[in-house]
RNA sequence: UCUUUCUCCGGGCAAUCGCUGGAAAAAAUUUCAGAGGAAAGUCCGGUCUCCAUAGGGUGCUGUGCCGGCUAACGGCCGGGCUGGGCUGCUCAAAGCGGUCUGGACGGAAAGUGCCACAGAAAACAAACCGCUUUUUCGCCGACGGCGGGGAAGUAAGGGUGAAAAGGUGCGGUAAGAGCGCACCGCGGGGCGAGUAAUCGCACCUGGCAGGGAAAACCCCACAGGGAGCAAGGCCAAAUAGGGGAGCAGAGGCGGCCCGUCUCGUUAAGACUCCCGGGUAGGCUGCUGGAGCGGUGCAGAAAUGUGCCGCCUAGAGGAAUGAUUGCCUACGGCGAGGCGGAAGCUGAGCCGUGACAGAAACCGGCUUACGAGGAGAAAGACGCA
Repeated sequence: UCUUUCUCCGGGCAAUCGCUGGAAAAAAUUUCAGAGGAAAGUCCGGUCUCCAUAGGGUGCUGUGCCGGCUAACGGCCGGGCUGGGCUGCUCAAAGCGGUCUGGACGGAAAGUGCCACAGAAAACAAACCGCUUUUUCGCCGACGGCGGGGAAGUAAGGGUGAAAAGGUGCGGUAAGAGCGCACCGCGGGGCGAGUAAUCGCACCUGGCAGGGAAAACCCCACAGGGAGCAAGGCCAAAUAGGGGAGCAGAGGCGGCCCGUCUCGUUAAGACUCCCGGGUAGGCUGCUGGAGCGGUGCAGAAAUGUGCCGCCUAGAGGAAUGAUUGCCUACGGCGAGGCGGAAGCUGAGCCGUGACAGAAACCGGCUUACGAGGAGAAAGACGCA
C1' cells in the first nucleotide's frame, strides 16, 4: 500500500414557530423531558394477564456432536469431528501445522420403501465386451491355425454410471479371485488421555461382513396446554331491550268518620320506582427495569458478582416536527495564486448525508443501511 473480516460513529450548534407528557401556578404562563441500532420482520425464548387443566398413554409439533452460560431459547461461549479457501514446512505429492470460513454433524447393524438416465448388472449382486478350459461344425498353406455355435469357469482388464461390493504389490491359478501373504484401510476388543464429544497405541483379533440417502417413512432422547395489553381490572351516560316491585277505585245514603248498598277490577299497560348486563366515554394495566454508566473481583470466554453514581418517551388514529442561519463530511464547478509544463493550492457557489421510525415489557436471531470517517485482526506485496 492492497485485500478480507469484524467493531464503532450514524452529522453538530443556535434562533423562531409548533406537537406529546411531567412538575409548578387560581389563571395567564413558566420550566423539564421527548425514537433506534435496527424502534423493522414478528422468526424463536421469557415476564405478565385471562381461560383451561386428576394421573398416565397415544397422537401432533419442535429440537438433535460434547461441555458450559442464561430467567429461557432454535441464542451465546469454549471444545471435538468434518468440507472448502489461503498459507508455512517439503523438489513435489502425501502428511503435519497456522489462519479464515461452512456444516438440518442422534440412528442406515429395528423395520418398510427408494437409488433417475446410462448400463449385462444398483444390494439376495451382476457375465455385455474381454480372458480361460472344453466340445462341435466349417475352411486352410494341415497333428497347427483361423472363423461360427454350445457347455463351464472368471469380477483381473474394457465399457456405463453420482455410486460396480476394500486399495497397492508379490505369490498363486487353466484364467482369475482375500484364494494366500506384506503394507495401508476397515470391524470387534484391550490399554492410555479427556468431565464428555473424541483422540492416540510398536497391543490382541477378524479376510472384510455392514454401498448411499433419515432434507423418505420411521426409531431413539429431550421439550412443548391455549390465547394474547384489542391480554386483563375498575367506574359508567343517552337510547333500545331484560328482570323485579308498586299502583283500584267510582257512585248512592250521610255534615264528616265508621258502616252499608250498587257497579268495576284482581293483572295488563304506553305509569312510577328499583336492579343487573352491555355500548359510548373515562381511569388503570403503563413503564424503575433479567435497567444504564463507571470500577473492582471470579472465569480461557460467554457470563456472574461487589461497590459507587444515574433516571432515560409513554402516545392512543397515535407527539417526537418545520423553517432559517452558521459549522462539518464528501462530490462537482471554480475566480485567483504558484509553476516552463504536468500539476499543486484554492475564496466562493451548487448538490448530497442512508436504512428506517416506539405502542405492555425484556433476551436473541434475521433482514435493511448512502456519501464518508475512526479503530482492530489476519494475509499478500514493497521498502528499510
Predicted 3D model of a 384-nucleotide RNA (Bacterial RNase P class A) from an Acidobacteriota bacterium.
Lineage of the source: Bacteria > Pseudomonadati > Acidobacteriota.
RNAcentral holds the sequence, with entries from ENA.
The prediction has a mean pLDDT of 75.